Context: one part of a larger RNA
RNA sequence: UGACGGGGGCCCGCACAAGCGGUGGAGCAUGUUGCUUAAUUCGAGGCAACGCGAAGAACCUUACCCAGGUUUGACAUGCUUUCGACCGGCGUUGAAAGACGCCUUUCCUUCGGGACGGAAGCACAGAUGCUGCAUGGCUGUCGUCAGCUCGUGCCGUGAGGUGUUCGGUUAAGUCCGGCAACGAGCGCAACCCGUGCUGUCAGUUACCAUCAAGUGAAGUUGGGGACUCUGGCAGGACUGCCCGUGUCAAGCGGGAGGAAGGCGCGGACGACGUCAAGUCCGUAUGGCUCUUACACCUGGGGCCGCAAACGUGCUACAAUGGCGGGUACAAUGGGCAGCGAGUCCGCGAGGAUCAGCGAACCCCCAAAGCCCGCCCCAGUUCGGAUUGCAGCCUGCAACUCGGCUGCAUGAAGUCGGAAUCGCUAGUAAAGGGACAUCAGCUACGGUCCCUUGAAUACGUUCCCGGGCCUUGUACA
Numbered sequence: 001u002g003a004c005g006g007g008g009g010c011c012c013g014c015a016c017a018a019g020c021g022g023u024g025g026a027g028c029a030u031g032u033u034g035c036u037u038a039a040u041u042c043g044a045g046g047c048a049a050c051g052c053g054a055a056g057a058a059c060c061u062u063a064c065c066c067a068g069g070u071u072u073g074a075c076a077u078g079c080u081u082u083c084g085a086c087c088g089g090c091g092u093u094g095a096a097a098g099a100c101g102c103c104u105u106u107c108c109u110u111c112g113g114g115a116c117g118g119a120a121g122c123a124c125a126g127a128u129g130c131u132g133c134a135u136g137g138c139u140g141u142c143g144u145c146a147g148c149u150c151g152u153g154c155c156g157u158g159a160g161g162u163g164u165u166c167g168g169u170u171a172a173g174u175c176c177g178g179c180a181a182c183g184a185g186c187g188c189a190a191c192c193c194g195u196g197c198u199g200u201c202a203g204u205u206a207c208c209a210u211c212a213a214g215u216g217a218a219g220u221u222g223g224g225g226a227c228u229c230u231g232g233c234a235g236g237a238c239u240g241c242c243c244g245u246g247u248c249a250a251g252c253g254g255g256a257g258g259a260a261g262g263c264g265c266g267g268a269c270g271a272c273g274u275c276a277a278g279u280c281c282g283u284a285u286g287g288c289u290c291u292u293a294c295a296c297c298u299g300g301g302g303c304c305g306c307a308a309a310c311g312u313g314c315u316a317c318a319a320u321g322g323c324g325g326g327u328a329c330a331a332u333g334g335g336c337a338g339c340g341a342g343u344c345c346g347c348g349a350g351g352a353u354c355a356g357c358g359a360a361c362c363c364c365c366a367a368a369g370c371c372c373g374c375c376c377c378a379g380u381u382c383g384g385a386u387u388g389c390a391g392c393c394u395g396c397a398a399c400u401c402g403g404c405u406g407c408a409u410g411a412a413g414u415c416g417g418a419a420u421c422g423c424u425a426g427u428a429a430a431g432g433g434a435c436a437u438c439a440g441c442u443a444c445g446g447u448c449c450c451u452u453g454a455a456u457a458c459g460u461u462c463c464c465g466g467g468c469c470u471u472g473u474a475c476a
C1' cells in the first nucleotide's frame, strides 16, 4: 500500500422485510449428468454451465460410427509433358459415390505458342486434428457499481502519501464549503434513439366535420384539409416561480401552473482492472501433429438411445372454472418459387378453383372479455398423458425419427417436504398476436407487440452483494 475480520461508523441494491405469483410433488417438453452403444460428434461447469453455442439434427446440416470408394484431391495459385475444346447424350456395373467404355464436338495464331478442359508428374492443397496456459478479435462477470488515475507542487531516507481525506449534499469523485495543494484525464451526467404534450408544414393508399350523390349496407363516389393518423421541423422542464428549511451555499420538504417536476419514463452506452473466466468448432493466427490419411466423396446409421439424478419450461389438479351458442375491441410485424380474400368439397387437418396485392391500397389477423344456457364438487362435462384405428400436409424419402386432424382410449394429478426464484407500475400476474430460423417441424424455446391489470414497502436489526472512512493483523 492492499487484502481479510463471526471489528467499528456512514450509505446503497427486490438484499431482507411487506406483498403478489411461482419452482421443489404430477404428466409431458427441453438441456445436462450418468448409464448404454459400432457411434450415441464437440464445447459450456458455483454465482457468470445446464430451452447455453443450436434464430430449426428425417437426408443435407455433421464435425461421430459402419460400409463402399477417391488420392494434385471438394477448393486456390504456379510449372513441365501429353492429349483434346468445353458443353451435351448413351451403355455396363453399383445402394450411391465411383470405376470402365461409346457417340458428338473447338477458338485465336506472328505457327513459337495461347485460351479452356482431361490425363501423367511436381510445388502444394486440405484437417471442426492438439494447445483459449502461446495469441488477435469478440464475449461473460463484478457492475450503471462510483470509482480508477495523471501533471506540477508539497510531505516522507524509501515503499508511498497528499490531491481523492473532512462537514454537508446527490442516483453519482453530483455539487457546495473548507483544506498544501492547484489543475487535468478515463468514468458519472449531458449530447444519440424511442415514448408522453402542443404548434406548424404536408395530405395518399390514411382520415370524413360541413355540402352533394348513392346503397340492402359501407368514405362507396364527387369533394374537403377541419379531425384522427402518418412524418419532417419547431416549442416544451430549467428547481424557472412561491413558501419553508439550510452556512444569504449546494441542496432538501411543500405548493402553484403544467401533458409531463426535480434523472418524466424506457433504450443504446460498461472507467482502471478482476476471474491464466469463455471461445483454436464463427473467422483470423504462432507452435505441434496427419499426408493413399487425422484429407475428400457416397449409402446407411447415430447426434432422438434409458434403471436413475438435476436445471429450465409447458399443461394441470378445477366453479374467479369447464362446455355449448351468440357477440365486441388491438398493436408490432411478414408477404411473389410469397401472402392468399371469396366460392365449392370435407366433421376436421386440408383439398379444388381463383380475385386482389411487391402492398398506410390486397392478404395473414386475436384471446381472455361480454350476453344466454348446461354442469353441482365428483378423480367429475376437471385433467389430458398413454395407446389403437382412420386420415391430411411438407418433402427424393417421415421405419429408426416430422407436424397436424378425426374417432376411440382415458394415466398421474385434489395445490406440492426441506428448500428456493421473480417482480416496486402500465410493473407483477393473466390473455392472445407477430416475427427470425425454416421445404416441413418435434417452438411448450427465443425476440418483440398489444389486451386486461393489481397488492405491498413499517423499516434497515438480520441474510446476500457493493461503496466510503476507520481499526486489528503473525497474510501478500
Base pairs, nucleotide, nucleotide: 001476002475003473004472005471007470008469009468010467011466012465013464015460016459019423020422021421022420023419026315027314028313029312030311031310032309033308034306035305042053043052064301065300066299067298068297069296070295073124077123078122079121080120081119082118083117084116088103089102090101091100092099093098106115107114108113126290127289129288130287131286135284137279138278139277140275142273147186148185149184150183151182152181153162154161155160166177167176168175192267193266194265195264197235198234199233200232201231202230203229207224208223211222212221213220238261241255242254243253244252245251317416321375322374323373324372325371326370327369333364334363335362338357339356342353343352344351345350382413387408388407389406390405391404392403393402429452430451431450432449433448434447435446
Molecule: small-subunit ribosomal RNA, 3' major domain
Organism: Lentisphaeria bacterium